This is a predicted structure of a 91-nucleotide RNA (c-di-GMP-I riboswitch aptamer) from Rheinheimera salexigens. Its mean pLDDT, the model's own confidence on a scale to 100, is 80. The RNAcentral record of the sequence draws on Rfam.

RNA sequence: GUCCAAGAAAGGCAAGUCAUCUGAAAAGGUGUACACGCAAAGCCUCAGAUCUAAGGCAUUAUUACAAUGCUAAGAUAGCUGGGCUACCGUC
Numbered sequence: 001g002u003c004c005a006a007g008a009a010a011g012g013c014a015a016g017u018c019a020u021c022u023g024a025a026a027a028g029g030u031g032u033a034c035a036c037g038c039a040a041a042g043c044c045u046c047a048g049a050u051c052u053a054a055g056g057c058a059u060u061a062u063u064a065c066a067a068u069g070c071u072a073a074g075a076u077a078g079c080u081g082g083g084c085u086a087c088c089g090u091c
Base pairs, nucleotide, nucleotide: 004089006090007091012038013037016034017033018031019030020029021028022027036078042084043083044082046081047080048079049076050075051074055071056070057069058068059067060066
């Protein structure tokens, strides 16, 4: 320097609950006390998967409202694969 199984110590992250804000929703931001868990639970939607369906399209009905179905340009990096980067260093 590279790789990296298992353990220790230090430090780190935070599902969920509650409050509040954004959003059509899924979901996300912030705060609070705790802590489901995480060795990349740091970052990136490239592939798959999953969630949502405002808008769009189709059908039905209609004066109109509406109902049903399809659809990601929305979302999940704490779903999987992939890419980039990284702490401790046998105590």